RNA sequence: GCCCGGUUAGCUCAAUUGGCAGAGCACCUGUCUUGUAAACAGGAGGUUAAGGGUUCGAGUCCCUUACUGGGCUCCA
Numbered sequence: 001g002c003c004c005g006g007u008u009a010g011c012u013c014a015a016u017u018g019g020c021a022g023a024g025c026a027c028c029u030g031u032c033u034u035g036u037a038a039a040c041a042g043g044a045g046g047u048u049a050a051g052g053g054u055u056c057g058a059g060u061c062c063c064u065u066a067c068u069g070g071g072c073u074c075c076a
Base pairs, nucleotide, nucleotide: 001072002071003070004069005068006067007066010025011024012023013022019056027043028042029041030040031039049065050064051063052062053061
């Protein structure tokens, strides 16, 4: 340099045919406990990497860029 994939909550990951952005863990509060942990109940937490385009509507489709994982890189 080229090819393929990935980027969504603090972490790990879902999201069907384009049609209300979710789960587990973690965190916070409460219950329980002598106390902690566990368990149970509830809560908070999002520029869906960035920019642009298409569309009535984009996490999803298209373009550019950034980061990241993997592969390829002949002859002389």